[in-house]
Context: one part of a larger RNA
RNA sequence: GGCUGACGGGGGAUACCUAGGCACGCAGAGGCGAAGAAGGACGCGGCAACCGGCGAAACGCCUCGGGGAGCUGGAAACAAGCUUAGAGCCGAGGAUGUCCGAAUAGGGAAACCUCUAGUACUGCCCGCUGAAUCCAUAGGCGGGUAAGAGCCAACCGGGCGAACUGAAACAUCUUAGUAGCUCGAGGAAAAGAAAUCAAAAGAGAUUCCCCUAGUAGUGGUGAGCGAAAAGGGAAGAGCCUAAACCAAUUGUUUUAACAGUUGGGGUAGUGGGACAGCCAUAAACCCACCGAAUCUGUUAGACGAAACUGUUGAAUGCAGUACCCUAGAAGGUGAAAGUCCUGUAGUCGAAAAUGGAGAUGGGGGCGGUUGUAUCCCGAGUAGCAUGGGGCACGUGAAAUCCCGUGUGAAUCAGCGAGGACCACCUCGUAAGGCUAAAUACUACUGCGUGACCGAUAGCGAAAAAGUACCGCGAGGGAAAGGUGAAAAGAACCCCGGGAGGGGAGUGAAAUAGAACAUGAAACCGUCAGCCU
Repeated sequence: GGCUGACGGGGGAUACCUAGGCACGCAGAGGCGAAGAAGGACGCGGCAACCGGCGAAACGCCUCGGGGAGCUGGAAACAAGCUUAGAGCCGAGGAUGUCCGAAUAGGGAAACCUCUAGUACUGCCCGCUGAAUCCAUAGGCGGGUAAGAGCCAACCGGGCGAACUGAAACAUCUUAGUAGCUCGAGGAAAAGAAAUCAAAAGAGAUUCCCCUAGUAGUGGUGAGCGAAAAGGGAAGAGCCUAAACCAAUUGUUUUAACAGUUGGGGUAGUGGGACAGCCAUAAACCCACCGAAUCUGUUAGACGAAACUGUUGAAUGCAGUACCCUAGAAGGUGAAAGUCCUGUAGUCGAAAAUGGAGAUGGGGGCGGUUGUAUCCCGAGUAGCAUGGGGCACGUGAAAUCCCGUGUGAAUCAGCGAGGACCACCUCGUAAGGCUAAAUACUACUGCGUGACCGAUAGCGAAAAAGUACCGCGAGGGAAAGGUGAAAAGAACCCCGGGAGGGGAGUGAAAUAGAACAUGAAACCGUCAGCCU
């Protein structure tokens, strides 16, 4: 020096554990904000750095409920107190709530400064004033008005809108109307009561699912893209206006007439309505609006069965002998507990705030028939031309839908559609509007579940985590869990400056001693054997 073995050091793998995550289900909630939000700054404690809580009334104040012995947060100790005259704690309602922040008196380098001490600005209402221009209008000034403004995960509708990529290159095409930017809304949004489909038979608003179907099509006929009707389900709901006509009123105006406002009327496709006549006229019925009594939830809670002995450091294990069960879910307790604790099954419960349902109530809606001469039935619209977009459909024979430019009808003997176009036939009734449910999502709350993870995993974060740290900044972004049942956390003695150690003591265990459960390997030693 090497090999082997034993015992150590070092290290923190492994198995075990879970305080934290992840995913999903059901239910709730789906908003907050000028009555100042979200998010912050700075403060508030006997001692107080951090987190949490709170706001100069500052670890808290008041009222009403619950609860019943301890309490002064995480977080020990010390000090000083509170509490059965009911504290702390839990729930409901209120009070207070600095400064910044939409931030809004003005300013500003956010949390500050200044003054005359202010709803800044916009909208709406009122008053005054008031041009070109006579009346007027625009504009200006003042007052009033809590209407707007800002924030928010995804879902939804609109506007603008890529590229990498694929086509084995690439340009049409694709990626994709995706990502991104932006506007707007709601608890859902959007769509929606046929100018729809269909095909000789019929259906009857919209939305979503299954299927139709990778079909019909489309496509440098490449890569690819890709329906619809029908059928089966979920849900189910239909309405209001414009116009003709009538009345009132206002304005222009000499009347006439016209226009506006309000009310009535009216709403359809086997065309309807106005208008004229006749019958009926108040119930049945309907409602998506408002809602009493009452009922039922939510926000604290309450009651709640049944086991002992031995063994052990400790019993829930084992042995022995019992019991409860509408309760043998689960968690905890010194090892593994139906009967020890919290609970569980079951049964109850609200002073206050609040959700839902809810009529015999309020409010609203709803007649029929004949006639057809006259009137109305949504206009710079439909259509057409041209240039585009969008439809599964790339201009194609390209309908249907939308936009720019130009042109420009008809009113029921009308007009549109049925994939160029024409005829016939059939279907519908555009150019105004509203509409629940079935559908999408989950930042947030409660409950529950898992052939989900178990500390290099699972969220980046089980811990002072979006922290430390890095970056001028936008931004990037960690590591780090486990003594023990209980601190009983090692009084006292010894060596040492200390660190550390040896005794003593605690404990079931100290090779559980805080660098603390288990304690692998690399690596470093000590001892022994063998070899050189």
Large-subunit ribosomal RNA, domain I from Oscillatoria sp. SIO1A7, 532 nucleotides, folded computationally. Rfam family: Bacterial large subunit ribosomal RNA. Its Rfam clan is "LSU clan". RNAcentral holds the full RNA, with entries from ENA. Taxonomically the source falls in Oscillatoria (Bacteria, Cyanobacteriota, Oscillatoriophycideae, Oscillatoriales). Model confidence (mean pLDDT): 83 of 100.